Model confidence (mean pLDDT): 79 of 100. The RNA shown here (SAM riboswitch aptamer (S box leader)) has 118 nucleotides and comes from a Planctomycetota bacterium. Its Rfam family is "SAM riboswitch aptamer (S box leader)". Gene Ontology term of the family: regulation of gene expression. The sequence was found by an Rfam model in a public genome assembly.
């Protein structure tokens, strides 16, 4: 790098040291973080509970957090593509139908993490 499944609106640092200019995956746009030192690395601390393990229950599950990962600004920061009779709402003068545009939202694509496979 390929592939299957699960998860991605919860949670967790005003810590110490190092480095020194960009960073928030990618492209575009927006928005934000950053010389009051971000991002990243190490240490310490923490969150979570995917896998192993212990304990309880035993159709499913719960619990502990020792071991293996992961994670600790903002929803995966937001949008982009499709739908929009899955559902709710708004505009096109009013009511019904239809059409159309949009919002919440839904789905995808891409990506991340875990556990498997080859």
């Nucleotide at each position: 790098g390929u592939u299957g499944c699960a998860u991605c609106c919860a949670g967790a640092g005003u810590g110490g040291c190092g480095c020194g200019a960009g960073g928030g995956a990618u492209c575009u746009g927006g928005c934000c973080c950053g010389u009051c030192g971000a991002c990243c690395g190490c240490c310490c601390g923490g969150c979570a509970g995917c896998c192993u393990g212990g304990c309880c229950a035993u159709u499913u599950g719960g619990u502990c957090a020792a071991g293996g990962u992961g994670c600790c600004a903002a929803c995966g920061c937001c949008a982009g593509c499709c739908c929009g009779c899955a559902c709710g709402g708004g505009g096109g003068a009013c009511g019904a139908u239809c059409c159309u545009c949009c919002c919440g939202g839904g789905g995808g694509a891409c990506g991340a993490u875990g556990c498997g496979a080859g």